[in-house]
């Protein structure tokens, strides 16, 4: 260089145009306990990798760029 992927809370993921972006695990605080873990309750925490576009409405569709995974080529 080319061709298929991936990126969404601290981690692991789901959501394939339209209600407030959700779910597991961590995190707080309480309840329970002598404590502690387990368990139950409630609760924080995201401008969805950057930037532009299309649409009444964009994590989703489109260009483009950036990080990265695989496979193929080139070059030394």
């Nucleotide at each position: 260089g080319g061709g298929c992927g991936a990126g969404u809370g601290g981690c692991g993921c789901a959501g394939u145009g339209g209600u407030u972006a959700g779910c597991g695990c961590a995190g707080a605080u309480g309840c329970u306990u002598u404590a502690c873990a387990c368990g139950c309750a409630u609760u924080u925490g995201g401008u969805c990798g950057g930037g532009g576009g299309u649409u009444c409405g964009a994590a989703u569709c489109c260009c483009u760029c950036c990080u990265u995974g695989c496979c193929c080529a080139c070059c030394a």
Transfer RNA from a Verrucomicrobiota bacterium, 76 nucleotides, folded computationally. Rfam family: tRNA. Rfam's curators write: Transfer RNA (tRNA) molecules are approximately 80 nucleotides in length. Lineage of the source: Bacteria > Pseudomonadati > Verrucomicrobiota. The same sequence occurs in records of 4 taxa. Model confidence (mean pLDDT): 81 of 100.